[in-house]
This record gives sequence, structure tokens and C1' cells, in this order.
RNA sequence: GGCCCCGUAGGGUAGUUUGGUAUCCUUGAGCGUUCGGGACGCUUAGACUUGAGUUCAAAUCUCAGCGGGGCCA
Repeated sequence: GGCCCCGUAGGGUAGUUUGGUAUCCUUGAGCGUUCGGGACGCUUAGACUUGAGUUCAAAUCUCAGCGGGGCCA
């Protein structure tokens, strides 16, 4: 230098094919249960890497960046 893949709550992950309320686990907080704690149950908080474009509508499609990884030279 060329090509390919990946980027989603504090951590992990589904959703992208086929554009339409962003899933689950864990974690934090509160409550219940208990003499107290743990475990368990209920409630709640928290996310789409950036910009532009297309569209009524973009995590999803297009283009260009940023970051990470791989292959070739």
C1' cells in the first nucleotide's frame, strides 16, 4: 500500500438477510421474604463508533472517516 471482518447499556449478547416499539443474561438501585445475611421473587435504571446521503421512517441501505482484528505485498 491492497483486500476482508468487527464496532449495540458498566461487562457479554440477539436483532442487520426482509428498514417500522432494540432482545436476553449479568451488573447497579429499591421493595418483599429472613431474627439478620445469603439465595429467591417483583419493580426500576442503563446502549446502537462519528459525519453525510437516501427514505414518511436508518442499529439495519449507500458513501467517507475513526477504532480494533486478520490475510497478502

Description: Transfer RNA from a marine sediment metagenome, 73 nucleotides, folded computationally. Model confidence (mean pLDDT): 81 of 100. Rfam family: tRNA. Rfam links the family to the GO term triplet codon-amino acid adaptor activity. Rfam classes the family as a transfer RNA. Rfam's curators write: Transfer RNA (tRNA) molecules are approximately 80 nucleotides in length.